[in-house]
Context: one part of a larger RNA
Molecule: small-subunit ribosomal RNA, 3' major domain
Organism: Candidatus Ghiorseimicrobium undicola
RNA sequence: UGACGGGGGCCCGCACAAGCGGUGGAACAUGUGGUUUAAUUCGAUGCUACGCGAAGAACCUUACCAAGGCUUGACAUGCUAGUGGUAGUGAACCGAAAGGGGAACGACCCCGCAAGGGGAGCUAGCACAGGUGCUACAUGGCUGUCGUCAGCUCGUGUCGUGAGAUGUUGGGUUAAGUCCCGCAACGAGCGCAACCAUCGUCCUUAGUUGCCAUUAGCUUAGAUUUUGUUUUUCUAGGCUAAGCACUCUAAGGAGACUGCCCUGGAUAACGGGGAGGAAGGUGGAGACGACGUCAAGUCCGUAUGGCCUUUAUGCCUUGGGCUACACACGUGUUACAAUGCCUGCUACAAAGGGUUGCCAACCCGCAAGGGGGAGCUAAUCCCAAAAAAGCAGGCCCAGUUCAGAUUAGAGUCUGCAAUUCGACUCUAUGAAGCCGGAAUCGCUAGUAAUGGCGGAUCAGCUACGCCGCCGUGAAUACGUUCCCGGGCCUUGUACA
Repeated sequence: UGACGGGGGCCCGCACAAGCGGUGGAACAUGUGGUUUAAUUCGAUGCUACGCGAAGAACCUUACCAAGGCUUGACAUGCUAGUGGUAGUGAACCGAAAGGGGAACGACCCCGCAAGGGGAGCUAGCACAGGUGCUACAUGGCUGUCGUCAGCUCGUGUCGUGAGAUGUUGGGUUAAGUCCCGCAACGAGCGCAACCAUCGUCCUUAGUUGCCAUUAGCUUAGAUUUUGUUUUUCUAGGCUAAGCACUCUAAGGAGACUGCCCUGGAUAACGGGGAGGAAGGUGGAGACGACGUCAAGUCCGUAUGGCCUUUAUGCCUUGGGCUACACACGUGUUACAAUGCCUGCUACAAAGGGUUGCCAACCCGCAAGGGGGAGCUAAUCCCAAAAAAGCAGGCCCAGUUCAGAUUAGAGUCUGCAAUUCGACUCUAUGAAGCCGGAAUCGCUAGUAAUGGCGGAUCAGCUACGCCGCCGUGAAUACGUUCCCGGGCCUUGUACA
């Protein structure tokens, strides 16, 4: 100087407490351990591995296993030699395919009158290619974590023999080493904050594919007028044209700064209250992660040193495996019901995606789906039905009209191919489960909880995962004694 302490002081954080909902019990999904296996490819392993790499394992992927094949090789560059029935196309035949085999057909470019020479290609050979082989404890790059915690340093000066100290400590204050005051320090850098984009209010500009307040025309239905038809008037709806008021879209601005008032404070920084305001003291939520720590993770994204391999640890192919199953754990989904379940009717979104694509109307099918073909390269058309909510009816507390696992049968779709091993539909079947021990997790507001919608990957899908979007929409926080983590000061130390 650090680190540590079941030392002290001050302070913070869903850290505890106060609340709400879960996990741990059940079934299933998924990952992992273990076991098994010819193989169950590899990596990740307290927090910081375990719905993680994987934003898609039937083949491919694929790295694993078995079997069959190839050897200058699936791919790159160079050298030497050969080569005209050459390159290329490639029939029989063997084969699961790869591969082998080779009948038959049969070329190109440049120089040159020609002979011929050169090139491309091919063959043989040599250098070499190749390796998801090893080492993340040789590395780059990227990432996790402490932690969006408020810290980490430097120049000059001063102090100290020196390691070092000071500054950065102190009094206040803040979300903050944020700011004020003081001070042998004075300044500065990386962090904090701000600058960036988004949401919330207003203004201006613009007005199609968006909008429809007002106006006009056409039209449908009802009422009115009439004995009746016609007609007139009114109400509601649709279409068109004006129109850009509104909504919206997307470009530019305004706006919030403790600016104003009161009060506390040291007359400071700042705190408390108030006014105005769409918004108030960091307005909400993002991107952004200092010096460093863990020889943390990744040589299987890519790059790369060294080592190893070279008729194999390379390459191709078929089939299998990664999907096994006594068991153990993590993360989830669905439930155990009446604030519920079932049936019918009826509202209200946002954000996305779409041309080898999204697919309307209409028809067939109980349905998955099939036929059909309009529109759309999209503010135009389509996916598209939002669901919970609301209204009406049924169920009457039961292993049930709860729950849906499992199994049987019949089908649909994708794809060369659904046996190992796909998703979905229908009929039948109807298991465990009546709220979960010890223990443990998330969350402070448009949050938790709950409801649906979309997207990436993708032929299809194991998505209940992940990443987004909107609807409905709470409870609680006395407080900091205690548990966990962290910051500053100080103290002790057989530690470095």